[in-house]
A computed fold for a 75-nucleotide RNA from Planctomonas deserti, annotated as c-di-GMP-I-GGC riboswitch aptamer. Taxonomically the source falls in Planctomonas (Bacteria, Actinomycetota, Actinomycetes, Microbacteriaceae). The coordinates come from a structure-prediction model, not an experiment, and the mean pLDDT is 90.
């Protein structure tokens, strides 16, 4: 640098519920834990979603990419 253990500290928190906010995808807060090694942050590409839709928006827990980042076996 890379990788990523039946390890060791922390860490996150899906459906579901409750309370609030959005026309709506969804989005915060709380409970809850299906999972994550970036499930930390960026809509830059690609795709899914929403709104009567020249155009605006949601989704980083769909993949790829950029950027930062704990631990420390092995290869």
């Nucleotide at each position: 640098a890379c990788c990523g253990a039946c390890a060791a500290a922390g860490g996150c928190a899906a459906a579901c519920c409750c309370g609030g906010c959005g026309c709506g995808a969804g989005c915060c807060g709380g409970g809850g834990a299906c999972g994550c090694a970036a499930a930390g942050c960026c809509a830059c590409g690609g795709g899914a979603c929403c709104c009567u839709c020249a155009g605006g928006g949601u989704c980083a827990g769909c993949c790829g990419g950029g950027c930062c980042a704990c631990c420390g076996a092995a290869a």